A computed fold for a 547-nucleotide part of an RNA from a metagenome, annotated as small-subunit ribosomal RNA, 5' domain.
Rfam family: Bacterial small subunit ribosomal RNA. Gene Ontology terms of the family: structural constituent of ribosome and ribosome.
Context: one part of a larger RNA
RNA sequence: GAACGAACGCUGGCAGCGUGGAUGAGGCAUGCAAGUCGAACGGGAUCCAGGAAGUAGCAAUACGACUUGGUGAGAGUGGCGUAAGGGUGAGGACAACGUGGGUAACCUACCCUGAAGUUGGGGAUAACCUGCCGAAAGGCGGGCUAAUACCGGAUAUGGUUUCCUCUCGCAUGGGAGGAGUACCAAAGGCGGGGAUUCUUCGGAACCUGUCGCUUCAGGAGGGGCCCGCGUCCCAUCAGCUAGUUGGUGAGGUAACGGCUCACCAAGGCUUACGGGUAGCUGGUCUGAGAGGAUGGUCAGCCACACUGGGACUGAGACACUGCCCAGACUCCUACGGGAGGCUGCAGUCGAGGAUCAUUUGCAAUGGGCGAAAGCCUGACAGUGCGACGCUGCGUGGAGGAUGAAGGCCUUCGGGUUGUAAACUCCUGUCAUUCGGGAACAAUAGCAGGGGAGAUAAUAUUUCUUCUGUAUGAUGGUACCGGAAGAGGAAGCCACGGCUAACUCUGUGCCAGCAGCCGCGGUAAUACAGAGGUGGCGAGCGUUGUUC
Numbered sequence: 001g002a003a004c005g006a007a008c009g010c011u012g013g014c015a016g017c018g019u020g021g022a023u024g025a026g027g028c029a030u031g032c033a034a035g036u037c038g039a040a041c042g043g044g045a046u047c048c049a050g051g052a053a054g055u056a057g058c059a060a061u062a063c064g065a066c067u068u069g070g071u072g073a074g075a076g077u078g079g080c081g082u083a084a085g086g087g088u089g090a091g092g093a094c095a096a097c098g099u100g101g102g103u104a105a106c107c108u109a110c111c112c113u114g115a116a117g118u119u120g121g122g123g124a125u126a127a128c129c130u131g132c133c134g135a136a137a138g139g140c141g142g143g144c145u146a147a148u149a150c151c152g153g154a155u156a157u158g159g160u161u162u163c164c165u166c167u168c169g170c171a172u173g174g175g176a177g178g179a180g181u182a183c184c185a186a187a188g189g190c191g192g193g194g195a196u197u198c199u200u201c202g203g204a205a206c207c208u209g210u211c212g213c214u215u216c217a218g219g220a221g222g223g224g225c226c227c228g229c230g231u232c233c234c235a236u237c238a239g240c241u242a243g244u245u246g247g248u249g250a251g252g253u254a255a256c257g258g259c260u261c262a263c264c265a266a267g268g269c270u271u272a273c274g275g276g277u278a279g280c281u282g283g284u285c286u287g288a289g290a291g292g293a294u295g296g297u298c299a300g301c302c303a304c305a306c307u308g309g310g311a312c313u314g315a316g317a318c319a320c321u322g323c324c325c326a327g328a329c330u331c332c333u334a335c336g337g338g339a340g341g342c343u344g345c346a347g348u349c350g351a352g353g354a355u356c357a358u359u360u361g362c363a364a365u366g367g368g369c370g371a372a373a374g375c376c377u378g379a380c381a382g383u384g385c386g387a388c389g390c391u392g393c394g395u396g397g398a399g400g401a402u403g404a405a406g407g408c409c410u411u412c413g414g415g416u417u418g419u420a421a422a423c424u425c426c427u428g429u430c431a432u433u434c435g436g437g438a439a440c441a442a443u444a445g446c447a448g449g450g451g452a453g454a455u456a457a458u459a460u461u462u463c464u465u466c467u468g469u470a471u472g473a474u475g476g477u478a479c480c481g482g483a484a485g486a487g488g489a490a491g492c493c494a495c496g497g498c499u500a501a502c503u504c505u506g507u508g509c510c511a512g513c514a515g516c517c518g519c520g521g522u523a524a525u526a527c528a529g530a531g532g533u534g535g536c537g538a539g540c541g542u543u544g545u546u547c
Stems, first nucleotide, its partner, number of pairs: 001547004006543005013393006019386002026349003030346003035080003040077002047070005054063003087304003097230007106223003111219008119153001121151002128143006158184003162179007188211006196205003232276003239269003244266008279301004283294004306327005329340004357383001359382003365379001366377004396426004406417004430488001432483005445469010491536005496517003502531005512519002
């Protein structure tokens, strides 16, 4: 000199864009952060509309068993999602990361392309009703019922499996073709339709559209595993290792492998082993570069989710807001037993020099579910707070000498503050106030029309195109226009040398200053105050850290 996720002191006008728990991976009140689908299924609270025997009444009218149509809450079965998104950096010096390869040793839900199929049956169970136990959390028994839930059967384009031939490869082996045995599937939902058939008159068979379901092949994207190289300090750590190193066989895995086990051999490593510290990278800071330091925000990867362990489900987890066990802690309890996990967004206590709102909205982008409308989304988009940073703007401009007054200095002549002020003429940024007023939003949705495709079809539906229409949290914000008036807006540090900037007064080795050298003991440009000057400026200094 530059830099910072900074802090502290004094000061503080506006705007834009960023950024903000670096410390206790300490404990957490409260609210929200993952749901969705009725076009998979049984059911149906509530409300609305209509009919109605009848009851009360003289009647109007009121109520209304029963019944028809619509609406469709909460709960339940089932599907998909909850393995993403979001947070944090504790652990880990290697099972990580970076980079380049391998997988002939592998997996892949949803999505895309292609081929084939979607047949015929069965038994349950929740919800519900009912009985019981328990303070609660919850649980046990009996009875009824549905499915795209569950379980057999048929079929096999195919796949798995055995053998043969050809071909390819760096080895184990891979690919194609052929033959044969055995094994392996499925689920329906929602629309539309004219003949024919059946009909419980609701509909069904049949044809067709669409969303699904099953099997296989390929793709895309994603992941698993393996290898080469690179990746901090300590030798006051010199030897370490028995599943250890290798083999045979078996098990296990999606898959290779001591991954695990039995047996056999005695190997294997050496800056190993041990200790300390640390998430890694793209990057960031500095520097002419080489290098050094660093890894906050953003992006990729990894690891973790109260602490330790474990598996289940699933395409995918050994699973942040799933399960089980143990432990510590907190809470409830009828003392028998239960409940919980903010390293999600806000917020709270604590510790700390130190880090924000218990805010608005799903309008946009993205995600989940759904045929769709839509619902959910503390992701995200916004607003708020903090000079924490960067950038921009302003605090006025021009003229103005009797060089006013006052201050300070003085050799008492004067000098300086100083065109500075006053005064005159202007301007109107920002702030204030009044009025107008966006874009982000339509390629998506809904309604209608045209064209093309599927089809027996002028039903329907898919694609495409045109027209109309609804949707904005920010926000009456940005921006634009009008009005008034210099009015509302300057400080901080330094002035002995390094280092730009000097005098007076007070003090008298005192009080104090100080980055280094050093100042202060009666003329202090070094302390304190004042005037003046220098530097930077909504900041300026100090401290800390890095180069």

Its mean pLDDT, the model's own confidence on a scale to 100, is 83.